[in-house]
């Protein structure tokens, strides 16, 4: 120097949460650094607080302890933002309404826009066509009696001759029906003409001027509205979302120092 097989010791560590406190089971952070078994109104201990229990493993390239360096990550506190909510504003956003000849778009010397004159439209009034209706006009029906004429019978007057009233018939009629018909004399009529008058929305025709005119569509600007959605603000809680600070635990790796066994064989 090797090997081999032991002892001391390792076989993880932190942070939270529990707990008088420690350490476990629970949860997270690291890290590679066993197995089984009970453990939260719990297990196990008491500032020497080693976790119990019962196996395996590594064992001087190891273990112990002590000082640095780095800082995954965790606690606290505080600032700041960030989201949420509550009021309140009204820049943006959306709206209304009006401007601008600025854009755009349509129209226009095949004549804008305007003027003057007409038609359509309505009213009035006068024809005419049509269709209808009323009268009047003809005809023809029509009165037991209360119309009119002529009146058989039969009745009355008379010596008679005759006469008087007068039913029914018959005949013509009124009141009223019925037909006929448009020659007459009136009303109405969505068609048509003609005058007059109203009216100037929106069509159109003549004509006179001669070159703009119309649309808010788009963007500018102004004057309001809105308070959904975005901005600003101002408040109060919440969250432990972000950021940082400040104090504080801290794993992993990394470097120094000091301590620390035995037995065998070659």
């Nucleotide at each position: 120097g090797c090997g081999u097989g032991c002892a001391c010791g390792g076989u993880g560590g932190g942070g939270g949460a529990u707990u008088a406190g420690c350490g476990g089971u629970c949860c997270c952070c690291u890290g590679u650094a066993c197995u089984c078994g009970a453990a939260a109104a719990c297990c196990g201990c008491u500032a020497u607080a080693c976790g119990c229990g019962a196996g395996g493993c590594c064992c001087a390239u190891g273990c112990u302890u002590c000082g640095a360096a780095c800082g995954c990550g965790g606690a606290u506190a505080g600032u700041g933002c960030c989201g949420u909510g509550u009021a309140a504003g009204a820049c943006c956003g959306c709206u209304a309404c009006g401007u601008a000849c600025g854009a755009c778009c349509a129209u226009g010397u095949u004549g804008a826009c305007g003027g003057c004159u007409g038609a359509g439209c309505c009213c009035u009034g006068c024809g005419g066509a049509u269709u209808c209706u009323g009268g009047a006009g003809c005809u023809c029906c029509g009165a037991a009696c209360u119309c009119c004429g002529u009146c058989a019978g039969g009745a009355c007057c008379g010596g008679g001759a005759g006469g008087u009233a007068g039913c029914a018939g018959c005949g013509g009629u009124a009141a009223g029906g019925a037909g006929u018909g448009c020659c007459c004399c009136g009303a109405a009529u969505g068609c048509u003409g003609c005058a007059g008058g109203g009216g100037g929305u929106c069509u159109u025709g003549g004509u006179c001027c001669g070159a703009g005119u119309g649309g808010c569509u788009c963007u500018g600007c102004g004057u309001g509205g809105u308070a959904u959605g975005g901005c600003u603000u101002a408040c109060a809680a919440c969250g432990c979302g972000c950021a940082c600070u400040a104090u504080u635990c801290a794993a992993c790796u990394u470097c120094g120092a000091a301590g620390c066994g035995c037995a065998c064989g070659c």
Notes
The RNA shown here (Bacterial large signal recognition particle RNA) has 266 nucleotides and comes from a bacterium. The RNAcentral record of the sequence draws on ENA. A source record names the gene ffs. Rfam family: Bacterial large signal recognition particle RNA. For this family Rfam cites "SRPDB: Signal Recognition Particle Database" (Rosenblad et al., Nucleic Acids Res, 2003). Rfam classes the family as a non-coding RNA gene. From the family's description: The signal recognition particle (SRP) is a universally conserved ribonucleoprotein involved in the co-translational targeting of proteins to membranes. The coordinates come from a structure-prediction model, not an experiment, and the mean pLDDT is 75.